[in-house]
Context: one part of a larger RNA
RNA sequence: UGACGGGGGCCCGCACAAGCGGUGGAGCAUGUGGUUUAAUUCGAUGCAACGCGAAGAACCUUACCAGGACUUGACAUACUACAAAUUCUUUUGAGAAAAAGAAGUGCCUUCGGGAAUGUAGAUACAGGUGGUGCAUGGCUGUCGUCAGCUCGUGUCGUGAGAUGUUGGGUUAAGUCCCGCAACGAGCGCAACCCUUAUUUUUAGUUACCAAUUCGUUGGGUUCUCUAGAAAGACUGCCGGUGACAAACCGGAGGAAGGUGAGGAUGACGUCAAGUCAGCAUGCCCCUUAUGUCCUGGGCUACACACGUGCUACAAUGGUUAAGACAAAGAGUCGCGAGCUCGUGAGAGUCAGCUAAUCUCAUAAACUUAGCCCAAGUUCAGAUUGUAGGCUGCAACUCGCCUACAUGAAGUUGGAAUCGCUAGUAAUCGCUGGUCAGCCAUACAGCGGUGAAUCCGUUCCCGGGCCU
Numbered sequence: 001u002g003a004c005g006g007g008g009g010c011c012c013g014c015a016c017a018a019g020c021g022g023u024g025g026a027g028c029a030u031g032u033g034g035u036u037u038a039a040u041u042c043g044a045u046g047c048a049a050c051g052c053g054a055a056g057a058a059c060c061u062u063a064c065c066a067g068g069a070c071u072u073g074a075c076a077u078a079c080u081a082c083a084a085a086u087u088c089u090u091u092u093g094a095g096a097a098a099a100a101g102a103a104g105u106g107c108c109u110u111c112g113g114g115a116a117u118g119u120a121g122a123u124a125c126a127g128g129u130g131g132u133g134c135a136u137g138g139c140u141g142u143c144g145u146c147a148g149c150u151c152g153u154g155u156c157g158u159g160a161g162a163u164g165u166u167g168g169g170u171u172a173a174g175u176c177c178c179g180c181a182a183c184g185a186g187c188g189c190a191a192c193c194c195u196u197a198u199u200u201u202u203a204g205u206u207a208c209c210a211a212u213u214c215g216u217u218g219g220g221u222u223c224u225c226u227a228g229a230a231a232g233a234c235u236g237c238c239g240g241u242g243a244c245a246a247a248c249c250g251g252a253g254g255a256a257g258g259u260g261a262g263g264a265u266g267a268c269g270u271c272a273a274g275u276c277a278g279c280a281u282g283c284c285c286c287u288u289a290u291g292u293c294c295u296g297g298g299c300u301a302c303a304c305a306c307g308u309g310c311u312a313c314a315a316u317g318g319u320u321a322a323g324a325c326a327a328a329g330a331g332u333c334g335c336g337a338g339c340u341c342g343u344g345a346g347a348g349u350c351a352g353c354u355a356a357u358c359u360c361a362u363a364a365a366c367u368u369a370g371c372c373c374a375a376g377u378u379c380a381g382a383u384u385g386u387a388g389g390c391u392g393c394a395a396c397u398c399g400c401c402u403a404c405a406u407g408a409a410g411u412u413g414g415a416a417u418c419g420c421u422a423g424u425a426a427u428c429g430c431u432g433g434u435c436a437g438c439c440a441u442a443c444a445g446c447g448g449u450g451a452a453u454c455c456g457u458u459c460c461c462g463g464g465c466c467u
Base pairs, nucleotide, nucleotide: 007467008466009465010464011463012462013461015457016456019420020419021418022417023416026311027310028309029308030307031306032305033304034302035301042053043052064297065296066295067294068293069292070291073125077124078123079121080120081119082118083117086103087102088101089100090099091098092097107114108113127286128285130284131283132282136280137279138275139274140273141271143269148187149186150185151184152183153182154163155162156161167178168177169176193263194262195261196260198231199230200229201228202227203226204225207221208220209219211216234257237251238250239249240248241247313413317372318371319370320369321368322367323366329360330359331358334353335352338349339348340347341346379410384405385404386403387402388401389400390399426449427448428447429446430445431444432443
């Protein structure tokens, strides 16, 4: 000077408390450990690994295993020789590949040749998801969106260093004010950026309004909406408290009030944190193999243990019928209306749409009416059987969906433990990326309905300042 203390003082945070809903019990999904295996590829491991890398493992992916093959190589540059390239057929084979046959004579040219491609040869080399994240770059997590971390000059101290940055108030904030041997400054805070909440204005097509022979057309821009510009919020005004300060409390006006709400934004540094398997890269290692190609298998195993979720255990419910209201997205190798067939998944046909025009697309919870009557049930849906549909060379290992049948555990969950302070929790559906299809109950978004509680800071956890 720091760090630490079951030392002290002050302060903050869904940290506790007050509440609401969960996890831990059940079934299933998914990840991990362990075990097994020819292989179950590798990495991530307290918070900060475990629905994580993976925004999608049937083949491919794929890095693993077994078997079959290749050795200048699947890929790059350079040399020589030959052949244009290329396309098709047959045979063998699991395929990679091998053998044979046929078609084909192109482009530029200074007629020497050249460009592209293939085959053969030779050598420099290629190649490595092999090792080391404790050799590294870059990127990321975390403390933490916490309020801190420093510098110049000056002053003090022999010096390490101190001061400034401490103190009195105040703030979400080293935010601001006052004081002070300090005076200034930088990185952070805040603001500038995006979205959203209000209004004005400009512009009206595909939107909106109106008319309609319901096929649409010609009108209009008041409203809705779209997307450009602008206004608006600054403790600006009033009262009180305060130290005549900063500020705090209350009020007015206002769509919005004291950071309006949300996002992006992450200081100096810490953890030899994570990543050599995104990429790049030093060194080491392999070079007829630790490289490359192929078929099949595996990553999907299963006495068990843990994490994260989904669905339930029912009546604030289940089921049948009818009716209503979104936002945000995606679409031409695509979205696919309508019609016909099918109980259905879906199939056939085909209109429109490169989209404010057409389509995905009926939002669901909700409302109204009927039934169920407390039961392992008209709850719950696992598991299994049969019959089908779709994608795709191919659904056996190992896909999704449909119909009928089957109808398991489960009656609210021990110790313990998690999230959340408002359009939040809870609950209800919708969309997208990846993607042929999909194991998505995941992830990223979107809107609908819409609470309770916060006395307080003694205690648990983490953090800041002084000592």